A computed fold for a 1425-nucleotide RNA from a metagenome, annotated as small-subunit ribosomal RNA.
């Protein structure tokens, strides 16, 4: 102003000098926010001079007169709006002159001159219109503090695959500019400045005090609080102002968003809170100015998203609490079990108590006492004003906040979870699953008994919190200053010179830079540490002290380093006199050999090779003699010798030349030692130009080898090797060992000096240098190993290493013609690679030895029939196991039925079979009958005992019926397992104790010489015992004694002829002898070997039994036993019938053969071991016979099977598919047994097949053996060609240990440990991954030059346009505004580099992957080292 009240309608009073605008002055450059950008005087520390500096403090001086303008407000125009344009009026601490001015500026002849300035306002006294005077401004001028410019030492990330940059650059002088030094800017002149101690470029970053880690050096880091610096949509600009190129000013260009009437406008949260977006992920659009501090103002007091609080978040620190104390039927329940019990567990129940937290009710501090107000003192003053300062008083002022805190009330009430339990690592079972699902940080669980999955139970760890994941440091001595390596593990440059740099002898003076000591200034606070305190403690606050390594500034010392002068000789250097060399460059010559030519002289092959052919040769090779060409390399000497920097140097003489050593001594006087960059030299191939060209010989060609053989062997053969000039620049350029000095034990060789002694003059022995080689002490090493020529003890310097691959490779740069050198990454993958030794294994390594292993034999087997077993087919089933050797006549030492386990079909369900309850009954069974294939149903018959006794009830046994528990399984799993068993192998070996060596893993003994079968046994020995094996104890045989003497025996006597006497010899069996290398002789150290005696047996007499540690996941769940799993009216039991016997075929193992060393007929000798009572069976009769009748004898040294056979004596047969040879098949029997069809053995007649001695292969056996010949027996009713036994007859051969199997010891290589059936390579196929190159596409940075040129400072121009103050009396003028130009000058724009990312057809290697292909390189001699 609005309102509101009054009016004389003009207006007044009052809200009110208030809201609201304005003028002016101070602030808005502070306080808050980010960290984009910055490698920089940006930080950081320590100097410095040529600056300014509002407010604020002291000092001094002043503060005179004079004029202009304009907001606002009024009329009024434009415009959608932002905003704005004319007119009037008027004010100031607003502006503009004048005066005056100083220790200010200027200029100076130092006498003086010139130039610069101000503004009131509120109080008080008052003499009443000027004075005086407080306080607050205002001016000039010193001066302080304060903030701020500026300059400089020094410190501050990666990258050299970024080596040269710079023209205003560097520096001068004159101008300008600025607060201020200054190329800051500008004109000239001069050509300089940074740079391997890293200029330039690129990458990446905000510094810093602190923070985090580490014992420390260090490393990582830089949010929070503190300083700094920068930036405020991007990019440029000035203008205000003390300050700003200004976060919430201003212009201007760009990109965005926004309003618009399409003419123009607006705008900037990296302030606060909110919001969208993006993300694993990060808060309320809150409450006050009560403190605290900060503008303003005189003050009230206004203003502050600085703050101070509160809300949301276990984010993070620290406090606390969920409950205490007592309860054993050790409850129920889970879980587990050895079924007893263990655990959860005093843990619950239950009993008695507390009350923190939290919830409800009551009380209730501090954070607030300044300003300010009143009042009294002092100081200013004239002043009791006013002010300052103190001092009393009196009132007000809490956002938080229902605040902290305390009291009360009820009431164990409402409060525990996460992760882990194989090892690292506290903490273990169960069940589920079955390389599945899953785990996993590493190492690795998982494939049917998962402490690892997943779940329960139970434990451990932390706990209002746990575990994950990211990150960082630390273990990491794994980049090594502290505090590391470089022979073989990844690491010494191929070597030499040298330049920069690094380090350097003995004295002597000065100096004081390094250094050492004191003082001293700073080393912000806060942070860390130490003491004390204040919140109930603690976190968390507050004092105080130390400390702050570092930079500066003084004093001082002067031993060491430097540095300056001087001096020395012990390191280095020169001189002199000797020495030795395949040291280098050149030129010359010389023989041997090969090849060719040419003559001669001579014939058919000659070269290769394992073995051959290609070659060559009758056109005369090879061989041979003789001449002649030519080109390369030098035989013996010759060597672990010699020279050289390496690389490399070799017949002989000459001629220039380089180094080393070694003597005595003169000389200079520290000239040394190392060596980034640089230059040199630098084996073989190689490249270029010209030569030369005998052998040899990459490519190549032919012949062979092979599955192939683009190889390895042959034959030829071009480049090349050679010379001369340029090029390469690398090799296991190795001593896989950089260069230099010093210094530490010694043997022994060798090459070449010197000194010296002895000499028989041939030579030999001391010392001492300098080379070269072995062995070795201490010490060093992971071992190996080095060890005065260190790989050992030190100095000094340089090079290089930091897991394997990918890669010495891409891209880049530099060499080079080329080849390629050289420098040298990344992505990606793995969890190893690697090094020395160890102890097995194994070698197409070696050496010894052994074995019927091979050889010398003898007889088989593979062909043929048949048997037997096995695979395979087949089948309803052909049950099942056994598979190189070490399965296959095996389990089975006997499948018609049973066995049997399998098929098919009928049958049972507590079950054929054991136990134990409960239950009911007194029978069942036998025998009968009916179905039936039979099991078994069904019916009939016919029926219990014992005890006590109350005489009809209890108990017992039996039996049986039903129902429970459970029985049963030859179902699975031998890769859960006991036990047995095969085999290496009857092979000599396998270990342990103590010692000792070694870091150790392990040696060692156990090895070595020698023996034996033998790790036997002797010797030797860092070994000395010892154990299991060996060998011996046992059986058996083979001699003899002794005892015994029936059933044996019978020599002798007797005899009734039936036997006795006998026990001598057979023989039986039961103890002893014997054989031990004891004896001799030889050999040898023993040990033992060879030969001999005598002996029945000689060297373990033959044979048997006996099988070390260990090894093959051998073999056996079907001999038994077993721990899991599975079946449970069947995967279990009973029955019957089949079937294991099938049959195109293949194998093992056997039989009887093929014939005359035989077959068949006839006669006629000799055994041994063994069986026998549901037997063995004689004699005797019947049968051709098997067999049948019958039956003596005999439980057996009695009897009996029982006849051996092969042999022998005689006969036929006469080489044939037969008088061999016996399948196959007819027919007829016998046996045993319920039952011989499938499917049994003989028998006799009859048939009469293959088969004439068996390729490749491949098997037994070394003596009473092989072979060959019978006979017993187990099983078993019956059924061997097989098995185990047994005697008869009875050989050959063995040279020897090349080879082939298998073993044992020692060595030796090794890239193997599943251990050679190992291991492991490239190509090629296929997938996936990151990566190089690429015709080019798109982006980004950025650089040169050239357009255009916006704000805007500043320079210049303006007769024109507009225009208060000054001068001018006035016209005007100076001056400003505008405006033109100009210089610069953002953003944009053309060109043309240059960097660096994306993407690209196609392409090139690389990496990874399953049980693909092709070969077989590479480890052993790896098969060609």
């Nucleotide at each position: 102003a609005a309102g509101c009240c009054c009016u004389u309608c003009g207006g007044g009073g009052u809200u009110a000098g208030u809201a609201a605008a304005g003028u002016g002055g101070c602030g808005a450059a502070c306080g808050g926010g980010u960290g984009a950008g910055u490698a920089a005087c940006g930080c950081g520390u320590g100097a410095g001079a040529a600056u300014c500096u509002a407010c604020u403090u002291c000092u001094u001086a002043g503060u005179g007169g004079a004029g202009g303008a304009u907001a606002c407000c009024u009329u009024u125009g434009g415009g959608a709006a932002a905003c704005u344009g004319a007119a009037g009026u008027c004010a100031a601490u607003c502006c503009u002159g004048c005066a005056u001015a100083c220790g200010c500026u200027c200029c100076u002849u130092c006498g003086g001159g010139a130039g610069g300035a101000a503004a009131g306002a509120c109080g008080g006294c008052c003499u009443c219109u000027u004075g005086c005077u407080g306080u607050c401004g205002c001016u000039g001028a010193g001066a302080a503090a304060u903030g701020a410019g500026c300059u400089c030492g020094c410190g501050u990330c990666c990258u050299a695959u970024u080596a040269g940059c710079u023209u205003g650059u560097u520096g001068g002088u004159g101008g300008g500019g600025u607060a201020a030094a200054g190329g800051c800017c500008u004109a000239c002149c001069a050509a300089g400045g940074c740079g391997a101690u890293g200029a330039u470029g690129g990458g990446u970053a905000g510094c810093c005090g602190g923070c985090c880690u580490g014992a420390g050096a260090g490393g990582g880091u830089g949010u929070a609080c503190g300083g700094c610096c920068a930036c405020a949509u991007u990019g440029g600009g000035a203008c205000u102002g003390a300050g700003a190129u200004a976060c919430g000013g201003c212009c201007c260009a760009g990109a965005c968003u926004c309003c618009u009437a399409c003419g123009g406008g607006a705008g900037g949260c990296a302030g606060c809170a909110g919001u969208g977006g993006g993300g694993a992920a990060u808060a309320u659009u809150g409450u006050g100015c009560a403190a605290u501090g900060g503008g303003c103002g005189a003050a009230a007091g206004c203003c502050u998203g600085a703050c101070a609080c509160a809300g949301c978040g276990a984010c993070g620190c620290c406090g606390c609490g969920u409950g205490g104390a007592g309860g054993a039927u050790g409850a129920a329940g889970g879980u587990u079990u050895u079924c007893g019990g263990a655990u959860c567990g005093u843990a619950a129940a239950c009993u008695c108590c507390u009350g923190u937290u939290a919830a409800g009710a009551g009380g209730g501090a501090a954070g607030a006492a300044a300003u300010g107000c009143g009042u009294a003192a002092a100081g200013u003053u004239a002043a009791u004003a006013g002010c300052u300062u103190u001092g009393c008083g009196a009132g007000a002022u809490g956002a938080c906040g229902u605040u902290a805190c305390c009291u009360c009330u009820a009431g164990a009430g409402a409060a525990a979870g996460u992760c882990c339990c194989g090892g690292c690592u506290a903490a273990c079972u169960u069940c589920g699953u079955g390389c599945c699902a899953g785990c996993a940080g590493c190492c690795g669980c998982g494939g049917u008994a998962a402490u690892a999955c997943g779940a329960g139970g139970g434990g451990g760890a932390c706990a209002a919190g746990c575990g994950u994941u990211a990150u960082u440091c630390g273990g990491a001595g794994u980049u090594a200053c502290u505090g590391g390596g470089c022979g073989u593990a990844a690491a010494g440059a191929g070597c030499a010179u040298g330049u920069a740099g690094g380090c350097g002898g003995c004295u002597u003076g000065c100096u004081a830079a390094g250094u050492u000591a004191g003082u001293u200034g700073u080393u912000a606070a806060a942070u860390a540490c130490c003491u004390c305190g204040g919140c109930c403690u603690a976190a968390c606050c507050g004092a105080g002290g130390a400390a702050u390594c570092g930079c500066g500034a003084u004093u001082a010392a002067a031993a060491c380093u430097g540095g300056c002068a001087g001096g020395c000789u012990a390191g280095a250097g020169u001189g002199c006199g000797g020495a030795a060399g395949a040291g280098a460059g050149g030129g010359g010559u010389g023989g041997a050999a090969u090849u060719c030519u040419c003559g001669g002289a001579g014939u058919a092959g000659c070269g290769g090779u394992a073995g051959a052919a290609u070659g060559c040769g009758u056109a005369g090779a090879u061989c041979u003699c003789g001449a002649g060409a030519g080109g390369a390399a030098c035989a013996c000497c010759g060597a672990u010798g010699g020279c050289g920097a390496a690389a490399g140097c070799a017949g002989c003489c000459c001629c220039u030349u380089g180094g080393u050593c070694c003597g005595a001594u003169a000389c200079u006087g520290a000239c040394g030692c190392u060596a980034a960059a640089g230059u040199g030299c630098g084996a073989a191939a190689g490249c270029g130009u010209g030569g030369g060209g005998a052998g040899c010989a990459a490519a190549c060609a032919g012949g062979a080898u092979u599955a192939g053989a683009u190889a390895c062997c042959c034959u030829g053969g071009u480049a090349g090797u050679c010379c001369a000039c340029g090029c390469c620049g690398u090799a296991a350029a190795c001593g896989a060992u950089g260069a230099u000095c010093a210094c530490u034990a010694g043997a022994u060789g060798u090459u070449u000096g010197g000194u010296u002694c002895c000499u028989u003059c041939g030579g030999g022995g001391a010392c001492u240098g300098a080379g070269u080689g072995u062995c070795g002490a201490a010490g060093c090493u992971a071992a190996c190993g080095c060890g005065u020529a260190a790989a050992g003890u030190g100095a000094u310097c340089c090079g290089c290493c930091u897991g394997g691959g990918g890669a010495g490779u891409a891209c880049g740069g530099u060499c080079g013609c080329a080849a390629g050198a050289u420098u040298a990454a990344a992505a990606c993958u793995c969890a190893a690679a690697g090094g020395a030794a160890u102890u097995g294994a194994c070698g197409g390594g070696g050496g010894c030895c052994c074995g019927c292993a091979c050889a010398a034999g003898c007889g088989g087997u593979g062909g043929a029939a048949c048997a037997u077993g096995u695979g395979g087919u087949u089948u309803a089933a052909u049950u099942c196991g056994a598979c190189g050797c070490u399965a296959c006549g095996c389990g089975a030492g006997a499948a018609a039925c049973c066995u049997u386990a399998c098929c098919u079909a009928g049958g049972c369900u507590u079950g054929a079979c054991a136990u134990g309850c409960a239950u009911u009954u007194g029978a069942c069974a036998u025998c009968c009958g009916u179905g039936g294939a039979a099991a078994c149903a069904c019916g009939g018959c016919c029926u219990u005992c014992u005890a006590g006794c109350u005489u009809g009830c209890u108990a017992g046994a039996c039996a049986a019926u039903u129902g429970c528990a459970c029985a049963g399984g030859u179902g699975c799993u031998g890769c859960a397992u006991g036990g047995c068993u095969u085999u290496c192998g009857u092979c000599a070996g396998c270990u342990c104790g103590u010692g000792u060596c070694g870091u150790g893993a392990g040696a060692u003994g156990u090895u070595g010489g020698g023996u034996u079968a033998a790790g036997u046994c002797c010797u030797u020995u860092a070994a000395c015992g010892a154990g299991c094996g060996c060998a011996a104890c046992c059986c058996u045989u083979g001699u003899c004694g002794u005892u015994a003497g029936u059933u044996g025996c019978u020599a002798g006597c007797c005899u009734u002829c039936g036997g006795g006497c006998g026990c001598a010899c057979u023989c039986u069996a039961a103890c002893g002898a014997g054989a031990c290398u004891g004896c001799c002789u030889g050999g040898g150290g023993a040990a033992c070997c060879a030969g001999g005696a005598g002996g029945a047996a000689g060297g373990u007499g033959g044979g048997g039994a006996u099988g070390a540690c260990g090894u093959c996941a051998a073999g056996u769940c079907c001999u038994c036993a077993u721990g899991g799993c599975c079946c449970u009216u069947a995967u279990g039991c009973c029955u019957a019938g089949g079937g294991c016997c099938a049959c195109a075929c293949a194998c093992g193992u056997g039989u009887u053969a093929c014939a005359a060393u035989g077959g068949c007929u006839g006669g006629u000798a000799c055994a041994a071991a063994g069986g026998g009572g549901a037997g063995c069976a004689a004699u005797a009769c019947u049968g051709c016979g098997a067999a049948g009748u019958g039956g003596a004898g005999c439980a057996a040294a009695u009897c009996c099977c029982a006849a051996a056979a092969a042999g022998c004596c005689a006969g036929u047969c006469u080489a044939a598919g037969u008088u061999c040879g016996g399948a196959u098949u007819g027919g007829a029997g016998u046996c045993u047994g319920a039952a011989a069809c499938u499917c049994g053995a003989c028998u006799c007649c009859a048939u009469g097949a293959a088969g004439u001695u068996g390729a490749a292969a491949u098997c037994g056996c070394u003596a009473g053996u092989a072979a060959u010949c019978g006979u017993a027996c187990a099983u078993c009713a019956g059924a061997a060609c097989g098995g185990u036994a047994c005697g008869g007859u009875g050989a050959a051969u063995g040279c020897g240990u090349u080879c082939c199997c298998g073993g044992g010891c020692c060595u030796u290589g090794u890239a193997c440990a599943c251990a050679c059936c190992g291991c492991c390579c490239g190509u090629c196929a296929u997938a996936c991954c990151a990566u190089g190159a690429a015709a080019g596409u798109u982006g980004u940075c950025u650089g040169u030059a050239c357009c255009c040129g916006a704000a805007g400072u500043c320079g210049u121009u303006u007769u024109a346009g507009c225009u208060a103050a000054c001068c001018g009396u006035a016209a005007g003028g100076a001056g400003g505004c505008g405006a033109a130009c100009g210089c610069c000058g953002a953003a944009g724009g053309u060109a043309u580099g240059g960097g660096u990312g994306a993407u690209g057809a196609u392409u090139g290697g690389g990496g990874u992957a399953a049980a693909g292909u092709c070969g077989a390189a590479a480890c052993a001699a790896g098969g060609u080292a």

Overview:
Rfam family: Bacterial small subunit ribosomal RNA.